[in-house]
This record gives sequence, structure tokens and C1' cells, in this order.
RNA sequence: UCAGCAGGUCACCUUAUCGCGGUUCGCUUUAGCGAGACGAGGAAAGUCCGGACACCAUAGUGCAGUAUAGCGGGUAACGCCCGCCCGUCGAAAGACGCGGACCAGUGCAACAGAAAGCAAGUACAGUUCGGCUGUAGUGAAACCAGGUAAACUCUAUACGGUGAAACGUCAUGUAAAUCGAUGUCUGAGAGCUGCACGCUCGAGUCGAAGGGUAGGCGGUUUGAAUCUUUAGGCGACUAAAGGUCUAGAUAAAUGAUAAGGAGAUUCUGACCUUGUUUCAGGAUAUACAGAAUCCGGCUUAUGACCUGCUUUUUUU
Repeated sequence: UCAGCAGGUCACCUUAUCGCGGUUCGCUUUAGCGAGACGAGGAAAGUCCGGACACCAUAGUGCAGUAUAGCGGGUAACGCCCGCCCGUCGAAAGACGCGGACCAGUGCAACAGAAAGCAAGUACAGUUCGGCUGUAGUGAAACCAGGUAAACUCUAUACGGUGAAACGUCAUGUAAAUCGAUGUCUGAGAGCUGCACGCUCGAGUCGAAGGGUAGGCGGUUUGAAUCUUUAGGCGACUAAAGGUCUAGAUAAAUGAUAAGGAGAUUCUGACCUUGUUUCAGGAUAUACAGAAUCCGGCUUAUGACCUGCUUUUUUU
């Protein structure tokens, strides 16, 4: 120098003008006008896990199903994160995990070989004459064999559902009406992942035809939040003190224009160390991509920069 490994930061910037959204203040008080601060991400994506919150809702038992699987810690919790061990890959830095059990049982292993499951038996040798013992052949694996469980399975542990279009509340309006079946002691129907039992609620339920409405408000953003410092810890993280408040739309706002600058790529020229670097000028375009109840993870997409580490290879 090239290449690789691990971690972190940013996600174009500044100024001016105009425009949009809710909110605060002032004026006006029918409408509206002015000013201030704020206004899409590190993944907002996937909907894969775990929760907060709301409702069902007021018990369980058994069977099935799904998920996890070394040891210990962290966290609200997890299938996530941290540390250690083991195994595999890599030259290494490191990465990955398919990491409980093969004497509970059932499977699977082409070809070759005499023979591939608790079975026999090819050739030769020994022999207590019993495939009893040994050697050789084939094969990845052949004396009562190992291998394989991200093969079925077994063991241990865990597990209710739905989802902000949840849910709550107010207003408007009609037809609390009509017909049929069925039920209120003999309990229809509803609830508890699926099924069964059991338990609880329960006076209505189901169907037909027809009528009215489809608006407003809350939920809705102060939160398991975030930043700094100190202490503890290998670390994930924990504790204390101090600071900050940073969208809340509801057919869905967060933008447009102009100038300059930064970074990247490329071209030309100059300098000179002839290899690159530095400087000047021009051109190109600036990635992936848009909140919709919220949070913690994982996975995927993606531009630029910084820090540490590795060294088989190249040069000095």
C1' cells in the first nucleotide's frame, strides 16, 4: 500500500423570500389578523419476537399444539443483549450455533460387499470342534458396532385472545315495530389458544323482509423518555445528582425557489517527491427512503466519514 475484521458518528449545511400544520400569546370578537418556539427515520420498512394500554373476564383439570434448550448474568419482558465454556469455519483479527437425550422406542445410510441390524456368515488360520477365537476382502461404517434427533420422538421450561378501525362517551334519527323458529323448572345462547370435562354469566337468541344513522370529543403523546457528570461492574447494565421537552395529522401538514458552501466521483492544468500528495478551475449528481397508539429488540435496504485490530501477500 492492497485486502480483511470489529465498533462508532452523521444522513448534506448556511442565508433570503414565499407557502403548509397543530399549539402558545396578543388584537379583534361574526369571520379573522399578527408574533414566537416546534414540525418525518436510523432504519419511520418487514409485521418476525417481547411488552405497555384497552376490552372479553369471574376459577380450573386433562389431552393436543407451538416455541425455547451448555453455564451464569442483564432487562418490564423476550426466541433479545453480555460474559465464560464447547464445537465448526477462517492464516488471523473474528464469525456462526444446527449446544439436553441414541441403553425409552421407531426410522435412515447409494454403490461395493457373503452380509448393513442387535442379523447371520465369504476366504484362510487356530481350536476345548461351539462362528468359539483371530486375520484378510468390500465399505464412511462389519463380534454382540458406531453415526444421525434443523430425522420422527423423549425430557425440562413457557404459552388466553383481539387490537386504536382496541375501547369509552355525547349528539342526531328511526320502528324498543312486523313475521317465523326456539328458549327462560327440562337453561337456548355466551366465555375460558384447539378439543373434552368442569365452572361462571344468562332472558333472550337465530332467521326473513323492512326502516334510520354513518357525525363530534376522548384515547393521541411526559415516556420502562432523552442528555451530561459521578460511583459500581470485564461487560450487558445499575444507582444518584443535575438539565431538556423535541410532530400529533385524520384523506392525512412537515414544502418550493434563488445564491453560496461542504463531501464524493471524474476531467484539465500547475508544482514536484515521477509515485502519489497538494493547489486551481470545470462537469456530474448527493444514497435507502415518509410518522398514524406507543415502547424494547431482531432482520433487511443504503451514502460518507472516524477509531481500533489482523497479516498469508507486495514494497522499502